[in-house]
Molecule: transfer RNA
Organism: Bacteroidaceae bacterium
RNA sequence: GCCCCUGUAGUUUAAUGGAUAGAAUGAAGGAUUCCGGUUCCUUUGAUAAGGGUUCGAUUCCCUUCGGGGGUAC
Repeated sequence: GCCCCUGUAGUUUAAUGGAUAGAAUGAAGGAUUCCGGUUCCUUUGAUAAGGGUUCGAUUCCCUUCGGGGGUAC
């Protein structure tokens, strides 16, 4: 250089065109406890960027960016 895969909360992830983007874990607060842990309740926080298609995009297309892999006389 070329080809392939991939990008969603701090982390692991769900959502195959119909939406308020769901969960686990984490964090903060509270209940419980003599204290801590466990357990329970509440809160918090995400679609890499830009453009296109569509009535409607996390999803499909293009470009860029990041990550991983393959290949090179």